[in-house]
RNAcentral holds the sequence, with entries from ENA.
The RNA shown here (transfer RNA) has 74 nucleotides and comes from a Bacilli bacterium.
It matches the Rfam family "tRNA". Rfam classes the family as a transfer RNA.
RNA sequence: GUCCCAGUAGCUCAGCUGGAUAGAGCAACGUCCUUCGAAGUCGUUGGUCGCAGGUUCGAAUCCUGUCUGGGACU
Repeated sequence: GUCCCAGUAGCUCAGCUGGAUAGAGCAACGUCCUUCGAAGUCGUUGGUCGCAGGUUCGAAUCCUGUCUGGGACU
């Protein structure tokens, strides 16, 4: 230098042949339970979907550029 993969909640990830309020588990917080705690029950909070632009009625999803990490080739 060329090509490929990944980037989504504090963490691990799903969702990606465009569509309705963007989800799960763990974590955090609260409730119940308990003498207290742990475990368990129920609930809540938390995201400008790496960034910027474009296409579209509509973008996490498609296109372009760019950043970070990993890999192959040279």